[in-house]
RNA sequence: AGAGUUUGAUCCUGGCUCAGAUUGAACGCUGGCGGCAGGCUUAACACAUGCAAGUCGAGCGGUAACAUUUCUAGCUUGCUAGAAGAUGACGAGCGGCGGACGGGUGAGUAAUGCUUGGGAAUAUGCCUUGAAGUGGGGGACAACAGUUGGAAACGACUGCUAAUACCGCAUAAGACCACGGCUUCUUCGGGAGCAGUGGCCAAAGGCGGCCUCUUCUUGAAAGCUGUCGCUACAGGAUGAGCCUGCGUCCCAUUAGCUUGUUGGUGAGGUAACGGCUUACCAAGGCUUUGAUGGGUAGCUGGUCUGAGAGGAUGACCAGUCACACUGGGACUGAGACACGGCCCAGACUCCUACGGGAGGCAGCAGUGGGGAAUAUUGCGCAAUGGGGGAAACCCUGACGCAGCGACGCCGCGUGGGUGAUGAAGGCCUUCGGGUCGUAAAGCCCUGUCGUAAGGGAAGAAAUGUCAUGUAGCUAAUACCUGCAUGGCUUGACGGUACCUUACAAGAAAGCACCGGCUAACUCCGUGCCAGCAGCCGCGGUAAUACGGAGGGUGCAAGCGUUGUUCGGAAUCACUGGGCGUAAAGCGCGUGUAGGCGGCCGGUUAAGUCUGGUGUGAAAGCCCGGGGCUCACCCCCGGAAGUGCGCUGGAAACUGAUCGGCUAGAGUAUGGGAGAGGGAAGCGGAAUUCCUGGUGUAGCGGUGAAAUGCGUAGAUAUCAGGAGGAACACCGGCGGCGAAGGCGGCUUCCUGGACCAAUACUGACGCUGAGACGCGAAAGCGUGGGGAGCAAACAGGAUUAGAUACCCUGGUAGUCCACGCUGUAAACGAUGAGCACUAGGUGUCGGGGGUGUUGACCCCUCCGGUGCCGUAGCUAACGCAUUAAGUGCCCCGCCUGGGGACUACGGUCGCAAGAUUAAAACUCAAAGGAAUUGACGGGGGCCCGCACAAGCGGUGGAUGAUGUGGUUUAAUUCGAUACAACGCGAAGAACCUUACCUGGUCUUGACAUCCCGAAAAAUAGAUCUAGGGAAGUGCUCUCUUUGAGAGAAUUUGGUGACAGGUGCUGCAUGGCUGUCGUCAGCUCGUGUCGUGAGAUGUUGGGUUAAGUCCCGCAACGAGCGCAACCCUCGCCAUUAGUUGCCAGCAUUAAGUUGGGCACUCUAAUGGGACUGCCGGUGUCAAACCGGAGGAAGGCGGGGAUGACGUCAAGUCCUCAUGGCCUUUAUGACCAGGGCUACACACGUACUACAAUGGCCGGUACAACGGGCAGCCACUUCGCGAGAAGGAGCAAAUCCCUAAAAGCCGGUCUCAGUCCGGAUUGGAGUCUGCAACUCGACUCCAUGAAGUUGGAAUCGCUAGUAAUCGUGGAUCAGCAUGCCGCGGUGAAUACGUUCCCGGGCCUUUGUCACACCGCCCGUCACACCACGGGCGUUGGUUGUACCAGAAGCAGUUGGGCGAACCUUCGGGAGGGAUAGCCGUCCAUGGUAUGGUCGAUGACUGGGGUGAAGUCGUAACAAGGUAACC
Repeated sequence: AGAGUUUGAUCCUGGCUCAGAUUGAACGCUGGCGGCAGGCUUAACACAUGCAAGUCGAGCGGUAACAUUUCUAGCUUGCUAGAAGAUGACGAGCGGCGGACGGGUGAGUAAUGCUUGGGAAUAUGCCUUGAAGUGGGGGACAACAGUUGGAAACGACUGCUAAUACCGCAUAAGACCACGGCUUCUUCGGGAGCAGUGGCCAAAGGCGGCCUCUUCUUGAAAGCUGUCGCUACAGGAUGAGCCUGCGUCCCAUUAGCUUGUUGGUGAGGUAACGGCUUACCAAGGCUUUGAUGGGUAGCUGGUCUGAGAGGAUGACCAGUCACACUGGGACUGAGACACGGCCCAGACUCCUACGGGAGGCAGCAGUGGGGAAUAUUGCGCAAUGGGGGAAACCCUGACGCAGCGACGCCGCGUGGGUGAUGAAGGCCUUCGGGUCGUAAAGCCCUGUCGUAAGGGAAGAAAUGUCAUGUAGCUAAUACCUGCAUGGCUUGACGGUACCUUACAAGAAAGCACCGGCUAACUCCGUGCCAGCAGCCGCGGUAAUACGGAGGGUGCAAGCGUUGUUCGGAAUCACUGGGCGUAAAGCGCGUGUAGGCGGCCGGUUAAGUCUGGUGUGAAAGCCCGGGGCUCACCCCCGGAAGUGCGCUGGAAACUGAUCGGCUAGAGUAUGGGAGAGGGAAGCGGAAUUCCUGGUGUAGCGGUGAAAUGCGUAGAUAUCAGGAGGAACACCGGCGGCGAAGGCGGCUUCCUGGACCAAUACUGACGCUGAGACGCGAAAGCGUGGGGAGCAAACAGGAUUAGAUACCCUGGUAGUCCACGCUGUAAACGAUGAGCACUAGGUGUCGGGGGUGUUGACCCCUCCGGUGCCGUAGCUAACGCAUUAAGUGCCCCGCCUGGGGACUACGGUCGCAAGAUUAAAACUCAAAGGAAUUGACGGGGGCCCGCACAAGCGGUGGAUGAUGUGGUUUAAUUCGAUACAACGCGAAGAACCUUACCUGGUCUUGACAUCCCGAAAAAUAGAUCUAGGGAAGUGCUCUCUUUGAGAGAAUUUGGUGACAGGUGCUGCAUGGCUGUCGUCAGCUCGUGUCGUGAGAUGUUGGGUUAAGUCCCGCAACGAGCGCAACCCUCGCCAUUAGUUGCCAGCAUUAAGUUGGGCACUCUAAUGGGACUGCCGGUGUCAAACCGGAGGAAGGCGGGGAUGACGUCAAGUCCUCAUGGCCUUUAUGACCAGGGCUACACACGUACUACAAUGGCCGGUACAACGGGCAGCCACUUCGCGAGAAGGAGCAAAUCCCUAAAAGCCGGUCUCAGUCCGGAUUGGAGUCUGCAACUCGACUCCAUGAAGUUGGAAUCGCUAGUAAUCGUGGAUCAGCAUGCCGCGGUGAAUACGUUCCCGGGCCUUUGUCACACCGCCCGUCACACCACGGGCGUUGGUUGUACCAGAAGCAGUUGGGCGAACCUUCGGGAGGGAUAGCCGUCCAUGGUAUGGUCGAUGACUGGGGUGAAGUCGUAACAAGGUAACC
């Protein structure tokens, strides 16, 4: 730091997703050790049990319990019982201090809070400093005792008693109160200080020591002394209360809120200011800089992330606030409205004798419950800290430790070295090998950790006590206090850390991933199944994506998954984005608040900049250093903390203020232009209607028609009249207006802009949230008007349908007046203003100048309106002084697509509806611009037997053949739009043959290897197969009679293997078809473009052709075209047999001699190239015409098939991967089938006849083939053919007759002398064999058919048509196929249309590419949401009722120790009962708001491989589309 994903590809916009870090986590698999941290995020749900706040006997009365001592009694050394506060101590009680700290939790709280900074009107226990005091009295109440109530909790009455408990009195520096005085400051309100007078207010003692002084005299008391307390005052410190500036979440679909409310005065209250409270007065206060309301939330230091700015967060630790079952209340106190205090109400739980009581774990453990989920009912006060105490000490679930859990971070280990037969085994394999892999084993070591044993720190310093010394105090050497030294005393953790020794590699590795992103690949299984998936996407028989295995990669005592937050995301953009077409400029204006604002000078110092200073807690982060073996962690120091306050300075800029200026803006004067607006009047043309005339049968309308109108007289035409609406020509990317919009003429009223020249004002300006106004068409209301047009509607057509397009009619409406609506693709899809930045060329308005001076032309300035274009900008298209360029300023708006221009709520409206405007859910895209293709019922150019013009067919018939279908045991398989269907098949009776039935074989019919044996082969004969008989070799070596070896062959056996026309042509090679013999398809370099790509290859001509020429940012090149090749046509040369014969001879005959001139044969050449002439054409290419020539513009024909397309065809030609089969899907044999037959289609044959049939005569070919062959000739047969038999391996012989034709005859239009199917009979040939199932012959039979519907095919010249002929295959079988020649036409105006193709261009939502894409209803399933008679719950407002406890207040019965007293009483009093009463928790009644849940039914929406109906959109989408 980026990456994947929209497309055929590209650039952009834009969302989604990933890689990183993080965590109080959870879940899955796995798990050796240690250190340090952290561990109910949920139910502020309910809690059993134990503990968490006590302490002081040196404050007090005392003695329930324990111990010691003493005494007494029983009496056994000793035990039991009792007595004694004497001692240690101490239950309960009075009293003091502490229970307001420490600990927990985050419910509430959006400000009574927190943070940072500042402030004044306060009080502050314990602590500390200063200076002073502590005198002298009094009366009670608990405990206790007695009586008594109650189940208990807990009381009631009587009596006794102490104090550091309580109460008077004395003293009074000082405080406080009152009064007046002085000084000083002042915002004139007051504040501070000083001294004075008057009033008023204190106290408590405990413990230790001593005898100097006084008294009694062991020693004490008074006293002295020490210490701890106590009282009052003034300071300090600490913590606390209060006020205040800035900051502190979301919603405007919450816009108004407020009556103690805002302020004042008086009074009250508080520690203190204050509406804090109350009475009166005034009517204020807050709010778009967001009040009020709703939702959510403790806040902060910090933490996580990030480059930062930011964003998210607030566990642990620290500061602060709030809370303590829920709600309310006060009391005590220095401090509370009090977690382990009190009272009341409520809910819940427990006890109960039913009368009444008790309780509050959000302290530590623990339990239930909730939950994905969070620990022990542990040890200790040894340390640190806290409370009490003089202290010892006690208390302390604070704390220190331990336990549990990989929850996190950090560290360590699971061994090290050596070891190649690269072991075994696994996996893969091209079968050679590779890999796991030095990995293992083996050998040699070490000892972290572990186990056992032994040793063994630091955390401990105080306090206390003892001793010694010293200082202070003192009368004192005592006591006490302080200091110093030494001894003794204290460890939960702890069997600690750590060290040593012994043992022994021993007990210690997993998890995820391996298609791309993203490091890591193979095999098997599965077969759109099972499954995976973060995104794209994998899986339908060869899955690196599923599952397993081997291997690999990454982390590692962990690894993955899920969740969270930030990042990436510049994807809310301050840093740092946009708005013509991607989402986004309000339809337009006027203008409020606000924001911004011209030139010059002065002042100021709010902003701004700079210096100093205070603060910004600690911890944390960062830097330096130190301590645990390192690290995490801990300690020390520094820096930082971007902030806030105070203060000194600067004055450029902004602000404020003062003064000035004229360049912005405006006013005045003079002009002309204009469909600018409003009102009134006038005009002609046209349509329609009415009246009358003329006139007669149609008119009208359409693609064609019909409805309609018309003989009651239409249409047409003439004249007259009525009425409404709109204003031809001029008219123009001309004008005006802010926009919507404005068009006949005249008049009146009126707005704005522009030009010219001067004068004046002096920044008066720009923009503009709200607000207000204007605002097409349609629509609505009321009243008019209504000619034409025309939604709805009706009819006629069209159509499968046609609620449409077309036609005939036709009502609202369109028009006017007044009012409403307030929206449009209200568009330049471009907000307004100002300034700057090359030009060129039109046009409109105005001005100036030169020239002709007549129209006018030219130059120039200002203002509008168009086009082109440079720089620049832009994703591109494009924009470009009328910016989308460069800047400033203000407003509006956007943040993926759908849901949704929607719902709900609000506002507006008569309604229709408008405006504002979500969410659930769903998708991974939606989109912009441009590119290349293919496509269009788009355009242009061009071609082709494409159409047209012709000729002949097919489609109708019979049979043939192929196919479909059907049938069958099987009818083997494939091909199946053109491009399957007389196709594979150039030939199915057996064979072929792959199919079926039956039988048989299993190393096999065929190949290789191994072992044994044998003799071949071949020929003859038999058989369905089986089986049987006969027969006998080759080469080499050696100890050559013989033995061995080898090759080939046969046979038997064993296993490796053979075999498969079994599957997959969608795994493939090869071959082929097709577009198409169409003219195209590409490349290199250069150039252009961000890029896909373009250019070249387009353009102008021309051609059969991307053929050639010219032009051109292209220049060249390749594959195609053409040519080179073959063949036919002319000529020449060479050659002359088997060919030929002009002349000579000869014959029946080129038969023979002879000859090679000719024909021919077959080899080599020539010839034709637009070469020549004329014309046209761009001085071109080329075309047209002509000459010559056998042939003329490619001379005819063939071979030749570019890049590619169709997953086209073929696994059954062959080859081949994978799969399947292996006594069978292989092999062999017989028979059957492929030949079936209601039917449908294709192809060709023969016909339907007279251009013909039949009979007779007669003429002329070419290509080819031939020995298991062609077969002359002869004989026989009507014939097919047979029997003989010559020639020929072929220019020699044979097939071989060519046929149509020509000549003659006959038939005369008919189912025929046409046609030949079918059938009967008789034969021939081939073959092992013609039944299923061959061909041919003869005789007989004589079907359909009389020229073929819709439709459709071939052909442009030696062609079509017609006629015969040869060949391959083949034993036989040809109407098929491939060739050959004979005879031999017609027509082409032309390119509008049909089909196919080429080039250019254009459109688009297509790219599987129009056989494309795609919309809506309906039906089905699921999902979320809205409405909904209602039902139900939360929360809250208002009004009213009742009102506990408590506290101010009022009243005050009864009681009545301290003081006073004249002893009668009084003062004063009380935490004093009760009554009244303010406030108020809670409860109730009534009525609203708001938020949920649920609801029959209902509404649309979304999603869903193959449902229905249509065809709306995308091409001119077949009626242009859209608002």